[in-house]
RNA sequence: GUCGUCAAGGAGAUCGCGGGGGCCUAGGCCUCCGAGGAAAGUCCGAGCUUCAUAGGGCAAGGUGCUGGUUAACGGCCAGUCGGGGUGACUCGAAGGAAAGUGCCACAGAAAGCAAACCGCCCAGCUUGCUGGGUAAGGGUGAAAGGGUGCGGUAAGAGCGCACCGCCUGUUUGGUGACAGACAGGGCAAGGUAAACCCCACUUGAAGCAAGACCAGACAGGAGUCGCGUUGCCCGCGUCAUGACUCCGGGUUGGUCGCUUGAGCCAGAGAGCAAUUUCUGGCCUAGAUGAAUGAUCGCCACCGGCUGCGGGUAACCAAGGUCGGGACAGAACUCGGCUUAAUAGGCGAC
RNA sequence: GGGCCGUUAGCUCAAUUGGCAGAGCAAGGGACUCUUAAUCCCUAGGUUGGAGGUUCGAUUCCUCCACGGCUCACCA
Numbered sequence: 001g002u003c004g005u006c007a008a009g010g011a012g013a014u015c016g017c018g019g020g021g022g023c024c025u026a027g028g029c030c031u032c033c034g035a036g037g038a039a040a041g042u043c044c045g046a047g048c049u050u051c052a053u054a055g056g057g058c059a060a061g062g063u064g065c066u067g068g069u070u071a072a073c074g075g076c077c078a079g080u081c082g083g084g085g086u087g088a089c090u091c092g093a094a095g096g097a098a099a100g101u102g103c104c105a106c107a108g109a110a111a112g113c114a115a116a117c118c119g120c121c122c123a124g125c126u127u128g129c130u131g132g133g134u135a136a137g138g139g140u141g142a143a144a145g146g147g148u149g150c151g152g153u154a155a156g157a158g159c160g161c162a163c164c165g166c167c168u169g170u171u172u173g174g175u176g177a178c179a180g181a182c183a184g185g186g187c188a189a190g191g192u193a194a195a196c197c198c199c200a201c202u203u204g205a206a207g208c209a210a211g212a213c214c215a216g217a218c219a220g221g222a223g224u225c226g227c228g229u230u231g232c233c234c235g236c237g238u239c240a241u242g243a244c245u246c247c248g249g250g251u252u253g254g255u256c257g258c259u260u261g262a263g264c265c266a267g268a269g270a271g272c273a274a275u276u277u278c279u280g281g282c283c284u285a286g287a288u289g290a291a292u293g294a295u296c297g298c299c300a301c302c303g304g305c306u307g308c309g310g311g312u313a314a315c316c317a318a319g320g321u322c323g324g325g326a327c328a329g330a331a332c333u334c335g336g337c338u339u340a341a342u343a344g345g346c347g348a349c
Numbered sequence: 350g351g352g353c354c355g356u357u358a359g360c361u362c363a364a365u366u367g368g369c370a371g372a373g374c375a376a377g378g379g380a381c382u383c384u385u386a387a388u389c390c391c392u393a394g395g396u397u398g399g400a401g402g403u404u405c406g407a408u409u410c411c412u413c414c415a416c417g418g419c420u421c422a423c424c425a
Stems, first nucleotide, its partner, number of pairs: 001349006009299002012296004017034008036327001040338002043336005048207004055234004060203005065079005080094001081092004095198002100196002102192003117138002119134007146164006165187001166185008211256004220247006226238003263282008301324006309316002350424002352419005359374004368405001376392005398414005
């Protein structure tokens, strides 16, 4: 230098806070538990709940090398190809531009079934013009229709040849992306799909303030006609004791959802790995104007200064003293991604 | 907690098949006027919230952040 990983100080005293359980008993006592690696951003994917049984078509959106993994994913693992690095390693929205359409400003002669401005060559003559040939050279541009060399030619040109690149076919290896070998083709097919589009796969919508139940309070009125948590159509359901909108009135109560879960820890097995199987153990916040805190010293850790002492020196150092420890905080729950950030420790290359 | 929007000059806003970022008000200077206002002319002022990517080229397309708004009339 690169990559990975651990931890997010420890124990104590005093005063406090939220929740569960128990006891005596109507306000106290005892006991147990009490934030994170990102609880964050809400960027993806699920569980769960309601809507309508979630069905068909169109539209719209998402993903995009291959194989695997998973409840699922745009995540992860392994590989392929390409870019970067001397290297360890790392990055990649990486299908299709020979289905079609659009765009490629300015500059430039020409920007897309190419093009002759300068130059080069040939011919003609009125001797600096005209008509041809030419994409090797110059110039413009992000980009000018394979590259290098030899031959060839009036000058040139895959026009011919060799090598490299490209395309097509066959074959070998691989599950595959792809890689190798051989043969053929003289090169056609510029870039852009994080432009439309095509292909393959895929997506119903809304979200725990979802939703279910209990108790209490109040005052109804007006309008619309189909309505139904998908943009449209079909289908389906329910239909006036209905549905929606507006005005007015009331309540800002309680219980459930709510934390045992794709859970965590240890060991063994399968697999390169992601992951998974078995066995054993553990219970680890559930608040709702929202707890998880404050103070005090002690011991660890790190840094500065000093320094008993050691050393030829660089320097090492017991002890003393001063300072430091971030980012941030649950709000239904998980799997990821991204972002924020510290005193430090360890390992591999 | 969830959900949805926005950010361009000092302020309010424009900018579409991606191709030199503009307008009004405000600011500064000048003209007119005895002076001021009004009016007319001229001028300056931009990291298009930040970073990265796609592209020859980004206010515009994509990704990640930052800030702000909707505050019970976005929701029970």
Model confidence (mean pLDDT): 80 of 100. Predicted 3D model of RNase P RNA and transfer RNA as a complex of 425 nucleotides. It holds a member of the Rfam family "Bacterial RNase P class A". Gene Ontology terms of the family: ribonuclease P activity, dimeric ribonuclease P complex and tRNA processing. Rfam classes the family as a ribozyme.